The part of an RNA shown here (large-subunit ribosomal RNA, domain V) has 582 nucleotides and comes from Candidatus Hydrogenedentes bacterium CG1_02_42_14. Its mean pLDDT, the model's own confidence on a scale to 100, is 84. Its Rfam family is "Bacterial large subunit ribosomal RNA".
Context: one part of a larger RNA
RNA sequence: CCAACUGGCAGACAGAAAGACCCCGUGCAGCUUUACUAUACCUUGGCAUUGAGUUUUGGUGCGUUAUGUACAGGAUAGGUGGGAGGCUUUGAAGUUUCGGCGUUAGCCGGGAUGGAGCCAUCCUUGGGAUACCACCCUUAUUGUUCCGAGAUUCUAACCCGUACCCUUAAGCAGGGGCGGGAACAUUGUCAGGCGGGUAGUUUGACUGGGGCGGUCGCCUCCAAAAAUGUAACGGAGGCGUGCAAAGGUUCCCUCAGCUCGGUCGGUAUCGAGCGUCGAGUGCAAUGGCACAAGGGAGCUUAACUGUGAGACUGACAAGUCGAUCAGAUACGAAAGUAGGUCAUAGUGAUCCGGUGGUUCCACGUGGGUGGGCCAUCGCUCAUCGGACAAAAGCUACGCCGGGGAUAACAGGCUUAUCGGACCCAAGAGUUCACAUCGACGGCCCGGUUUGGCACCUCGAUGUCGGCUCAUCGCAUCCUGGGGGUGGAGAAGCUCCCAAGGGUUAGGCUGUUCGCCUAUUAAAGCGGUACGUGAGCUGGGUUCAGAACGUCGUGAGACAGUUCGGUCCUUAUCUCCAGUUGG
Numbered sequence: 001c002c003a004a005c006u007g008g009c010a011g012a013c014a015g016a017a018a019g020a021c022c023c024c025g026u027g028c029a030g031c032u033u034u035a036c037u038a039u040a041c042c043u044u045g046g047c048a049u050u051g052a053g054u055u056u057u058g059g060u061g062c063g064u065u066a067u068g069u070a071c072a073g074g075a076u077a078g079g080u081g082g083g084a085g086g087c088u089u090u091g092a093a094g095u096u097u098c099g100g101c102g103u104u105a106g107c108c109g110g111g112a113u114g115g116a117g118c119c120a121u122c123c124u125u126g127g128g129a130u131a132c133c134a135c136c137c138u139u140a141u142u143g144u145u146c147c148g149a150g151a152u153u154c155u156a157a158c159c160c161g162u163a164c165c166c167u168u169a170a171g172c173a174g175g176g177g178c179g180g181g182a183a184c185a186u187u188g189u190c191a192g193g194c195g196g197g198u199a200g201u202u203u204g205a206c207u208g209g210g211g212c213g214g215u216c217g218c219c220u221c222c223a224a225a226a227a228u229g230u231a232a233c234g235g236a237g238g239c240g241u242g243c244a245a246a247g248g249u250u251c252c253c254u255c256a257g258c259u260c261g262g263u264c265g266g267u268a269u270c271g272a273g274c275g276u277c278g279a280g281u282g283c284a285a286u287g288g289c290a291c292a293a294g295g296g297a298g299c300u301u302a303a304c305u306g307u308g309a310g311a312c313u314g315a316c317a318a319g320u321c322g323a324u325c326a327g328a329u330a331c332g333a334a335a336g337u338a339g340g341u342c343a344u345a346g347u348g349a350u351c352c353g354g355u356g357g358u359u360c361c362a363c364g365u366g367g368g369u370g371g372g373c374c375a376u377c378g379c380u381c382a383u384c385g386g387a388c389a390a391a392a393g394c395u396a397c398g399c400c401g402g403g404g405a406u407a408a409c410a411g412g413c414u415u416a417u418c419g420g421a422c423c424c425a426a427g428a429g430u431u432c433a434c435a436u437c438g439a440c441g442g443c444c445c446g447g448u449u450u451g452g453c454a455c456c457u458c459g460a461u462g463u464c465g466g467c468u469c470a471u472c473g474c475a476u477c478c479u480g481g482g483g484g485u486g487g488a489g490a491a492g493c494u495c496c497c498a499a500g501g502g503u504u505a506g507g508c509u510g511u512u513c514g515c516c517u518a519u520u521a522a523a524g525c526g527g528u529a530c531g532u533g534a535g536c537u538g539g540g541u542u543c544a545g546a547a548c549g550u551c552g553u554g555a556g557a558c559a560g561u562u563c564g565g566u567c568c569u570u571a572u573c574u575c576c577a578g579u580u581g582g
Stems, first nucleotide, its partner, number of pairs: 001582008010574003014569002022403004027399002029395004035201005042193007051154009061144003065140002068137001078136005085119003094113008158181005164176003204216003213233001217239006240384001241282001242341002247300007255278001257274005280289002283346001285344003304327003310321003316385001329338003352378007360371003410457001411455001412453003416450001418446003422442002427437002464539001465537003469531001470528005477502003480497006504518005545563004549558003
């Protein structure tokens, strides 16, 4: 070196199971509820099944009878029309009595008496006779029709019971009888309420994993690399309007600040001078603006209707600027200017519906109705290019499809944090920076901590601790050699060299760690997938059961606690140990 055998189990990110954790899917299922929308059940009411009598009472229609006072005015004038007469021995005025109404003025009706008149047309009034006749209004009375409502009685529907009769195998059902209830109940139908009992669904996205938090449209600046444009959970701020003048036009003016003067007048009132812009601009910023877009005064409504050459900008849809022409207008002597505001935010597509206008359409035509067109209104549709008019949660009982596009372990990169060394030396050390310690700082190293990133792995790389077995580093705990000392000796402190060997046994805790006990020369620090589960364990963590505390309406949840809880593989290759042979 080769081969065989026996054994071990470190590796083949070993085998097994398209990861159960995590995320994603406009996936699924189960469960919950004060999510949404339905719905069974329940309940309330109308109608039907459903009939009769008595009584009380309401409404409507029709008929009778009454009923009506603003002021002026004979006086209690309901409205409008007709109208020159009407009532009266079939008993007028007046008197008396009773009743009703009433604004206390009076009006109406019945009885008795009485025995021939009473009222209008004339005056006052916006309006003229209930003198008379019609049609009505308000309020009331009375009769009746229709529609009811309440109470009560009945019996024949309907319901219940029956130790009776028939039928029958029958104590069932049916027919009959008897008793009780009763037009209620029951049932059907149409509506209102209630309704996780049940059902179908919804429950956004971005995101240095997801959740929690924050954000989602528009405007201004920086980032933005001197055209335009340009991202981030980059850095700063604003908007969801205001104004009938803060718009138009004509004419006029110049600010902030400073100096001086007087003055009560100080930054606040006045005067003089300097004053290119530092003021002001309704509101954030930027760009503008003094020739003013800033500050005033006069007159006003162009904050108009129709049109839109030509451009900017945008994937589109949108957005922006705009000369000219026609009409009517404001200001100005005129030339002219004016289709809002110094500009850039102050916003919402489509559908559906409302309102006003309209010369349009609707299939034979008119009406009616519906639609179109023009104008306008209704959305924090703010998840702001708006899925529907209409929607929240839990899952550790979970399932499927996927992802190392994305988290938890490990590795990798980084090294803020962590550990270590060095430089400078203010200072402490009685004096003296450097025996020892060393601020403020600087420069490196390591890759054991906590992190950041998300690069292999989600068709699986088993995760803490212990046991067993180790192996390496040295920044050395002991043992060894040396320098310094604020080293007398002893004991120390500190630095240099050094990894050969060694580095205990117990109590508590799942613990690593730590605290404690007793020793020891010492009881080192780290790496090895926080070494080692195809070597063991399974106490912890991290499934399904259960409980407590807390949170939640609830289903349930908790780096809170507690009891319980299946650890598979006969070794093919490499590797390692041993034996045998060549």

Taxonomically the source falls in Candidatus Hydrogenedentota (Bacteria, Pseudomonadati).